[in-house]
RNA sequence: GCCGAAGUGGCGAAACUGGCAGACGCGCUAGACUCAAAAUCUGGUUCCCGCAAGGGAGUGUGGGUUCGAAUCCCACCUUCGGUA
Numbered sequence: 001g002c003c004g005a006a007g008u009g010g011c012g013a014a015a016c017u018g019g020c021a022g023a024c025g026c027g028c029u030a031g032a033c034u035c036a037a038a039a040u041c042u043g044g045u046u047c048c049c050g051c052a053a054g055g056g057a058g059u060g061u062g063g064g065u066u067c068g069a070a071u072c073c074c075a076c077c078u079u080c081g082g083u084a
Stems, first nucleotide, its partner, number of pairs: 001083007010026003019067001027045006046057004060076005
């Protein structure tokens, strides 16, 4: 150089053919239980605007297609594998 795979909340990892993004687990946090703790159970846990109801943004980066994109297309970045 060429070919291929991957990139999603703090971490791992789903979203199977374009149609509710962040399920589930870990971690963190508040509470229950306990004399106290561990274990266990319950709630919460991206950001912005808003008093609230609600609205908007967000899937490596930038564009494109589409009513609608994490998902399809193009370019680029990073990591891994193959190849000469």
The RNA shown here (transfer RNA) has 84 nucleotides and comes from a Victivallaceae bacterium. Model confidence (mean pLDDT): 81 of 100. Taxonomically the source falls in Victivallaceae (Bacteria, Lentisphaerota, Lentisphaeria, Victivallales). It matches the Rfam family "tRNA". Gene Ontology term of the family: triplet codon-amino acid adaptor activity. About the family: Transfer RNA (tRNA) molecules are approximately 80 nucleotides in length.